[in-house]
Context: one part of a larger RNA
RNA sequence: CUGGGCGUAAAGGGUGCGUAGGCGGUUAUAUUAGUCAGGUGUUAAAUCCUCGGGCUCAACCCGAGAAUCGCAUUUGAAACGGUAUAACUAGAAGAUGUGAGAGGUGAACAGAACUCUUGGUGUAGGGGUGAAAUCCGUUGAUAUCAAGGGGAAUACCAAAUGCGAAGGCAGUUCACUGGCGCAAUCUUGACGCUGAGGCACGAAAGCGUGGGUAGCGAAUCGGAUUAGAUACCCGAGUAGUCCACGCCCUAAACGCUGUCUGUUAGCUUUAGGGAGAAUCGACCCUCUCUGAGGCAAAGUUAACACGUUAAACAGACCGCCUGGGUAGUACGAUCGCAAGAUUAAAACUC
Repeated sequence: CUGGGCGUAAAGGGUGCGUAGGCGGUUAUAUUAGUCAGGUGUUAAAUCCUCGGGCUCAACCCGAGAAUCGCAUUUGAAACGGUAUAACUAGAAGAUGUGAGAGGUGAACAGAACUCUUGGUGUAGGGGUGAAAUCCGUUGAUAUCAAGGGGAAUACCAAAUGCGAAGGCAGUUCACUGGCGCAAUCUUGACGCUGAGGCACGAAAGCGUGGGUAGCGAAUCGGAUUAGAUACCCGAGUAGUCCACGCCCUAAACGCUGUCUGUUAGCUUUAGGGAGAAUCGACCCUCUCUGAGGCAAAGUUAACACGUUAAACAGACCGCCUGGGUAGUACGAUCGCAAGAUUAAAACUC
C1' cells in the first nucleotide's frame, strides 16, 4: 500500500486563468526501457511453509522439498500503456444566423426626497420621549409658497426573476467592451480535463495623497435613565461613508457542499431559445435544448436530510482533516506605510 474521511461531528483553498506534473476519444500499421510469460545465474546458513523422522508428547532437534521478493542476463508475447506514422469525428474550438440579460468601463441627463441660502405669507411655539430634558425659536423658528445652490441614493416596475468566476451588479440614454443560450449547416481535427508553484481579481472596515461632504454617523460632548450607566433612549457631532489614484487581501468570502466527464424513474413552477401541429395570425397544446426553484422513485445518509442543479452510481486531478486546551498563538521567514496578513510549532495540561 491493500483498507478512512471532508453539507451539519476535525476537514473544500474566497474566485478564476494557467506552468510543471498527473490523467486522456476512435481506427490502422510499426516498434517495445512500462507490462506479461519462460529459461539461466545470484539472492550464505539458520528462520518461515509442506512432507517425513528423532527425543514417551510438545517445545526443541534432524532430513528432504517448496516458496517469496529483488537484481543481472537471455528468449518470447503485443491485449493494455508508451513512442512513431497515417487517418477519423462522437470531445474541444471556430465560422454563419439569432436571442436574453441590474455583466464591466466611461460620459451625459432625469425626477422624487433631504439639506442650505434668499425672498413672500404668518405667529409662538417647535422638536423629542415611556415621561422628560439638553436643543431650535420674537435678531421671527416650526408650517407654507417661490427662486437658487449642493451632495448622496435611485420608490413603483421587482419576482421563487436575470447577469457575472467569485466578490458582486438595479433611474434613463449614448459610446466602448467581456461572457452565455439556441438553430442549422460548414471548418479545424484530440487542439482535451485537472492543476503544486505562479499570475490576476477579490465585500466591508482600514491606510496614503488630493478633492468632496446633503443625509447618516464609530470616536467625542451634552440631556435623560440608573445604585452606578464609560450602554440601551434623546440632542449635537469628527473620522468615515462619496470621487480620483495607490495600498491592504480578510469575512458566517456560505450551497458551511472543489473543478471536469459519463450514467441513473418522474411530477410541477419559472427564465431564455427552437421545432411540430393548429390558426387568417397570435394565444393555448405537444416535443426539445439551456438555466433557476419546489416536491419526490430507486439509491445514499449516524440522523437530519440529499435525490438528473446528488450528499446516487463510476472515473480524472487538486486542496484539506487526524482528540480538547495551549493556538491560528510564539519563533523564524515572506509581504505591508501601518494596522496587520500568510506560513506555522512545542513545552505543559485534561